Molecule: transfer RNA
Organism: Candidatus Woesebacteria bacterium RBG_16_42_24
RNA sequence: GCGCGGUUAGCUCAGUGGUAGAGCAUCGGCAGGGAGUGCCGGAGUACGGGGGUUCGAAUCCCUCACCGCGCA
Numbered sequence: 001g002c003g004c005g006g007u008u009a010g011c012u013c014a015g016u017g018g019u020a021g022a023g024c025a026u027c028g029g030c031a032g033g034g035a036g037u038g039c040c041g042g043a044g045u046a047c048g049g050g051g052g053u054u055c056g057a058a059u060c061c062c063u064c065a066c067c068g069c070g071c072a
Base pairs, nucleotide, nucleotide: 001071002070003069004068005067006066007065010024011023012022013021018055026042027041028040029039030038031037048064049063050062051061052060
């Protein structure tokens, strides 16, 4: 330099045009002497930046940044 994949919550990941979710973590309640654990419930400043298409974009297109793999 070229190609491919990736970037969504504190962490790991879903979501492939129409209200952004799950597990773990975290907070509260109940049980328990307490910790662990179990059950119930809550809160989550999250779509990498910019531009475009569309009535509508995390999702499609362009570009930039960063991470990974491959080629040279």